RNA sequence: AGAGUUUGAUCCUGGCUCAGAUUGAACGCUGGCGGCAUGCUUUACACAUGCAAGUCGAACGGCAGCACGGGUGCUUGCACCUGGUGGCGAGUGGCGGACGGGUGAGUAAUACAUCGGAACGUGUCCUGAAGUGGGGGAUAACGCAUCGAAAGAUGUGCUAAUACCGCAUAUACUCUAAGGAGGAAAGUAGGGGAUCGAAAGACCUUAUGCUUUUGGAGCGGCCGAUGUCUGAUUAGCUAGUUGGCAAGGUAAUGGCUUGCCAAGGCGACGAUCAGUAGUUGGUCUGAGAGGACGACCAGCCACACUGGGACUGAGACACGGCCCAGACUCCUACGGGAGGCAGCAGUGGGGAAUUUUGGACAAUGGGCGCAAGCCUGAUCCAGCAAUGCCGCGUGAGUGAAGAAGGCCUCCGGGUUGUAAAGCUCUUUCAGUCGAGAAGAAACGAUUACUGAUAAUACCAGUAAUCCAUGACGGUAUCGACAGAAGAAGCACCGGCUAACUACGUGCCAGCAGCCGCGGUAAUACGUAGGGUGCGAGCGUUAAUCGGAAUUACUGGGCGUAAAGGGUGCGCAGGCGGUUAUGUAAGUCAGAUGUGAAAUCCCCGGGCUUAACCUGGGAACUGCGUUUGAAACUACAGGACUAGAGUGUGGCAGAGGGGGGUGGAAUUCCAUGUGUAGCAGUGAAAUGCAUAGAUAUUACAUAGAAUACCGAUUGCGAAGGCAGAUCACUAACAAUAUAUUGACACUGAUGGACGAAAGCGUGGGGAGCGAACAGGAUUAGAUACCCUGGUAGUCCACGCCGUAAACGAUGGAUACUAGCUGUUCGGGGCAACCUGAGUGGCUAAGCGAAAGUGAUAAGUAUCCCACCUGGGGAGUACGUUCGCAAGAAUGAAACUCAAAGGAAUUGACGGGGGCCCGCACAAGCGGUGGAGCAUGUGGUUUAAUUCGAUGAUACGCGAGGAACCUUACCAGGGCUUAAAUGUAGAUUGACAGGUUUAGAGAUAGACUUUCCUUCGGGCAAUUUACAAGGUGCUGCAUGGUUGUCGUCAGCUCGUGCCGUGAGGUGUCAGGUUAAGUCCUAUAACGAGCGCAACCCCUGUUGUUAGUUGCCAGCGAGUCAAGUCGGGAACUCUAACAAGACUGCCAGUGCAAACUGUGAGGAAGGUGGGGAUGACGUCAAAUCAUCACGGCCCUUACGUCCUGGGCUACACACGUGCUACAAUGGUAGGUACAGAGAGCAGCCACUGCGCGAGCAGGAGCGAAUCUACAAAACCUAUCACAGUUCGGAUCGGAGUCUGCAACUCGACUCCGUGAAGCUGGAAUCGCUAGUAAUCGCAUAUCAGCUUGCCGCGGUGAAUACGUUCCCGGGUCUUGUACACACCGCCCGUCACACCAUGGAAGCGGGUUCCGCCAGAAGUAGGUAGCCUAACCGCAAGGAGGGCGCUUACCACGGCGGGGUUCGUGACUGGGGUGAAGUCGUAACAAGGUAACC
Repeated sequence: AGAGUUUGAUCCUGGCUCAGAUUGAACGCUGGCGGCAUGCUUUACACAUGCAAGUCGAACGGCAGCACGGGUGCUUGCACCUGGUGGCGAGUGGCGGACGGGUGAGUAAUACAUCGGAACGUGUCCUGAAGUGGGGGAUAACGCAUCGAAAGAUGUGCUAAUACCGCAUAUACUCUAAGGAGGAAAGUAGGGGAUCGAAAGACCUUAUGCUUUUGGAGCGGCCGAUGUCUGAUUAGCUAGUUGGCAAGGUAAUGGCUUGCCAAGGCGACGAUCAGUAGUUGGUCUGAGAGGACGACCAGCCACACUGGGACUGAGACACGGCCCAGACUCCUACGGGAGGCAGCAGUGGGGAAUUUUGGACAAUGGGCGCAAGCCUGAUCCAGCAAUGCCGCGUGAGUGAAGAAGGCCUCCGGGUUGUAAAGCUCUUUCAGUCGAGAAGAAACGAUUACUGAUAAUACCAGUAAUCCAUGACGGUAUCGACAGAAGAAGCACCGGCUAACUACGUGCCAGCAGCCGCGGUAAUACGUAGGGUGCGAGCGUUAAUCGGAAUUACUGGGCGUAAAGGGUGCGCAGGCGGUUAUGUAAGUCAGAUGUGAAAUCCCCGGGCUUAACCUGGGAACUGCGUUUGAAACUACAGGACUAGAGUGUGGCAGAGGGGGGUGGAAUUCCAUGUGUAGCAGUGAAAUGCAUAGAUAUUACAUAGAAUACCGAUUGCGAAGGCAGAUCACUAACAAUAUAUUGACACUGAUGGACGAAAGCGUGGGGAGCGAACAGGAUUAGAUACCCUGGUAGUCCACGCCGUAAACGAUGGAUACUAGCUGUUCGGGGCAACCUGAGUGGCUAAGCGAAAGUGAUAAGUAUCCCACCUGGGGAGUACGUUCGCAAGAAUGAAACUCAAAGGAAUUGACGGGGGCCCGCACAAGCGGUGGAGCAUGUGGUUUAAUUCGAUGAUACGCGAGGAACCUUACCAGGGCUUAAAUGUAGAUUGACAGGUUUAGAGAUAGACUUUCCUUCGGGCAAUUUACAAGGUGCUGCAUGGUUGUCGUCAGCUCGUGCCGUGAGGUGUCAGGUUAAGUCCUAUAACGAGCGCAACCCCUGUUGUUAGUUGCCAGCGAGUCAAGUCGGGAACUCUAACAAGACUGCCAGUGCAAACUGUGAGGAAGGUGGGGAUGACGUCAAAUCAUCACGGCCCUUACGUCCUGGGCUACACACGUGCUACAAUGGUAGGUACAGAGAGCAGCCACUGCGCGAGCAGGAGCGAAUCUACAAAACCUAUCACAGUUCGGAUCGGAGUCUGCAACUCGACUCCGUGAAGCUGGAAUCGCUAGUAAUCGCAUAUCAGCUUGCCGCGGUGAAUACGUUCCCGGGUCUUGUACACACCGCCCGUCACACCAUGGAAGCGGGUUCCGCCAGAAGUAGGUAGCCUAACCGCAAGGAGGGCGCUUACCACGGCGGGGUUCGUGACUGGGGUGAAGUCGUAACAAGGUAACC
């Protein structure tokens, strides 16, 4: 510090996710030791049991129990008595139970943090001053009695005090009318020389108490300022409320309380209300700023079962106190009582989850006490838990035969791996044995000295000596002993992210943080081997910060990605020109106080180290006080004119509201002329019209809108504004001048304006025209089109307040290159200059890009509005506004990993331009109708083997299924038939021949029986290993092939452009069959394609001359190159030539094109073939072949017989033959080419009507073998189901073959079907072509209408590119990229999820009104009671109980607010591989889309 994920790819925006650190954690697997920490985050839920606050006898009366002593009785070891001593239960009294410990419910301010303040209190402690005199009355304990189950209570009698109450005194203190008045106390202990006393003691002294008081320390109460979460879908709140006066009350200020008076107080700088929350030091994270948190430790606060209350006290409204109410639990004799773990342990419950009912007061600290000491679940320790942090160990060295085993393998090997074993060592930790600390010093005792004192006692202090005290714990630590001995796991290995293979599984099981893996070759699931990471831990989950600049102060944005308010005005607020002076709020500097400690950081120290502990420093970024500075901001008063405003002069303008007014057009009304249609559309129909329309003539009416001018024009804040005219009125720009003197800018809330539609009232209504009606279109058509037509559109007044209200661009100011139009001013003779607008192009810059660019989206400043992933949703609820429609404000649950912007390359378009093709057109002939052949589908079947299926399957694989083929079916057999090899065993077979059974395969019988140098060879059988499979996967593959398409395209190197994908080149202008060539050109070149090179053919020449040829010469025949011979010709087959736009003319820059141009056999690639770029279709083929994987192995292999592939209601494709006279039939007569042939072609002769048969010459072929047919000539038929047509059927045959039944071809005789030119639709063909005619080959025993070739005869037409189809190229749009067979919307149906409404129902909380009123306090007091004081007494003062008033908790009634849950039914929303209906959007999306 970044990475993954939107796309075919790119850049950007933007969310989601990951890597880091952390935790009071939990869960899974695993687990050796030690140190230091930490440990109910949930139910402030309920609690059994034990402990957690007592102490003082030096305050007191005493003596239940214990110990000691004493006494008495006598039974000599027992009983009784005795506060005398140590002490002490219970009690009176004092001090302490307000600390310590726990918890975080409440609390958003009565709190906390920081900094200040004045009107207070204070036990113990320190300090100073003064005092401590003299009396009195009670009471508990105790005794007696009574009640009660108990808790406990009552009566009566006695008694003490440091308990209680007067009196005296009063320095100080309090009050005061300044004279005065008021108001205290207590003793106890130690010691003692004189004096007194019978003694106790008095007395003295010391110590400690007590009373009053001064000051202080520390602590506490109160007040102020600043800061402290979220919500405005909480905007108004408040009657003791705000203030004053008086009184009360308090320790003290104060509406704290009461009475009276005034009407204030708080709030947009967020009151009130609601939700949430203890707060801080700090902790975690982060570079920081921040963000989140507030366990442990420390400070403060609050609470103690829930609510209320006071008492006592220095201090409480009191965790282990009291009273009352409530809930709960327990005891009970049912009458009544008791209790409060949010103390330490512990229990139940809750929960994912959190420990022992431990030891000790040894240390530290606290309470009481003179002290010893007692108490102390504070504390110190131990126990449990890998909960965290830190440290250590599980061994070290050597060791290659690279062992065995595992795993992988290309079978060679590789890897595990120096790893192990083996050898040599060590012993931390754990184990056993032994030794063994520090934490302990006070206190106390003794002695000495000092102080105090009358005192050598006592007491206090100092010093020395002595004694005791350890929970942890026989712990830390040290030593010895033995032995590698007792000690390694967890997660991961597709990318992010370090680490790969095999097997299993087969969209299953499963994984997954995101992207995503899994549908038979999974590095992603599971297992194994191997590897990587960390390590006594490792992973997962949860949570926080980070990354996230993804809330942006540091540090973001807003034209198109989310985001500028529809536009002005303007209060508050924010911000603000030049200049000098003053002040000092901000600002800056110094000093000072504070900012607790701990933490963090730095430097040291202590535990062997570290964690941890500890000393010092720094820091604590803050707040306060004070001194100074005066630049900037601010403030004060002063000056200025450049910003801004105002006055004056004339200009331009669809600026605004109002009035009247004009013409064109349209409609309607009436009229004339006039006759049959008009209107409308893609085409029609509805509609109008013979009752006279449309058309036309002239007039009249009504309403609305204002042609031309007219424009990138002008004006206005925006919405918006258009005939001309009249008056009214506002604003702007420039210029000149005068004037005011910062008056400026922006602007939350507010208020004004605000298109269209819509609403209300009243008018108006020509045209247009939602709704509606009809007609069309259509599968449907609630649409588009047509005919009508109501609201509305118009006017007046009033609402509404929204628009894609757009420049998708808020306002203001300043600055920053130019060029060019245009509007309105000013200057200038002009050129031109200048100001304000309004457009275009461009520079720098900006920008993701496209773009923008002085009218900024540049550079800056100020102010406002707004944004923070998509959907849900601008929805719900609430509120405000509105007559309504609705508007404004505006969520959440849930769901997805994207949604989006710009640009790129393709593809596509019922987008455009250009071009081509038998693509159309122009023609010729077909198919589609018939019969048959053949292939396919379907059906059938035991099987009808398999494959091919739009074009690019269907006379296709198959170039030839009777058996075979054959893969299929039925039945019968075999277990290795066939090939080959190795190794072992056996044998001399086997094979052949004859024969029997059988459908055959096969089985049986008979017969025949190797060589040898004896090593063996040969052959066979058998065993094992290898086989075999037309079984599956063409979506694992190779190879081959089809198609686009013989279309002209497809790419590369370097350079250049672009952030990039990419572009350029390859585009443009021409031209071509062509990316063919030329010109231009940030491109220059190159490759695969095109063309050419190759073959055939067309012309000529040369060479050669047999089997071909025969002109001339000779011979010869009925005839015939038959013969001699010839090499001229044809031909054959090799080599050459020829054609190249070369020449001419025209056009053109050129390329090139045009020309019945010349020449030439051929002329513009002459014709044909072969040749098929990068790629597309997961196109076809595992059944040609090959091959990975899977599957079968007495069968899915193999052999055999028979059957099937040939079935047949039907449908389709491809063909043949026809329908006839351009013909049929009969007879006659001509002319090919290319191929084939020995298990062959077969002349010729004979026989047969014929297929053919029987003989038989020639030929392995330019030698032999085959009648070419149409054509031509002659005759006949005369338009008919025929002398057309030949299907079908009957009969008889021929040939091939082992065999023609299923199921061959052909022949003859007979039979003589459909069919008279074929609907919609559709195919081929541009010249030796179509059409027509026959011939030949391959396959093949036989079988052809098919395929592939060959020649004969031999046309018509092409104006042209509008349209159909296909293709190329450029451009354009795109929401497509599996690429239009794309994408995608909505209703309905089904399932699930969350949510809104809802008659209601239930709960929480809060407010108002009323009732009620426990305990308590305060006030009152008729009743009752009453020790201290007063009084001779009666009585009084005072007090208590009771009653009562006020306040008030619980409780009750009624009504509101708010919030949560639930709710029949209901609304929409979301999600869900293959449901229904349509096709709204994306292309001109087929009616442009959208608001």

A computed fold for a 1491-nucleotide RNA from an uncultured bacterium, annotated as small-subunit ribosomal RNA. The coordinates come from a structure-prediction model, not an experiment, and the mean pLDDT is 83. Rfam family: Bacterial small subunit ribosomal RNA.